This is a predicted structure of a 74-nucleotide RNA (transfer RNA) from a Solirubrobacterales bacterium. Taxonomically the source falls in Solirubrobacterales (Bacteria, Bacillati, Actinomycetota, Thermoleophilia). Rfam family: tRNA. By type it is a transfer RNA.
RNA sequence: GCCCCCGUAGCUCAGCGUGGACAGAGCAUCCAUCUCGCAGUGGAAGGUCCCGGGUUCGAAUCCCGGCGGGGGCG
Numbered sequence: 001g002c003c004c005c006c007g008u009a010g011c012u013c014a015g016c017g018u019g020g021a022c023a024g025a026g027c028a029u030c031c032a033u034c035u036c037g038c039a040g041u042g043g044a045a046g047g048u049c050c051c052g053g054g055u056u057c058g059a060a061u062c063c064c065g066g067c068g069g070g071g072g073c074g
Stems, first nucleotide, its partner, number of pairs: 001073007010027004020057001029044005050066005
């Protein structure tokens, strides 16, 4: 230098091939309940979907350009 994959909640990830209904799950956190305490149970909060631009009535999803991480080739 070229090619491929990944970037979504504090953490680990799904959703992205087929654009559309409030953007989700588990863990963690907080509250309640229960318990001697932990565990358990119920609930709540938490997101610029890496950044910028484009297409579209509509973009996490498609296109372009960046940035970051990983891998391959030279």
RNAcentral records the identical sequence in 3 taxa.